[in-house]
């Protein structure tokens, strides 16, 4: 630091649609279709690159628009 796959970030219901993701096509693109945890945080598995050893501790902060509920705290 990179792919994978797991937990977590309260719970839902609707609407729009970018990117990936599937389809078609007249194929430097464009139509359809799906589509608002794709983000962050943690430990794991695999790769890759790099070098000090220190030590404390606490944790979270975001998530288009509109409604709903939950917990919580304040106010009335």
């Nucleotide at each position: 630091c990179g792919c994978g796959a797991c937990g977590a970030g309260g719970a839902g219901c609707g609407c729009u649609g970018c990117g990936a993701c599937g389809g078609g096509a007249c194929u430097u693109u464009c139509c359809c279709g799906c589509c608002a945890g794709g983000c962050u945080c943690g430990a794991c598995g695999c790769g890759g690159u790099g070098u000090u050893u220190a030590u404390u501790u606490g944790a979270a902060a975001c998530g288009g628009c509109g409604c709903u509920c939950g917990a919580u705290u304040c106010a009335c």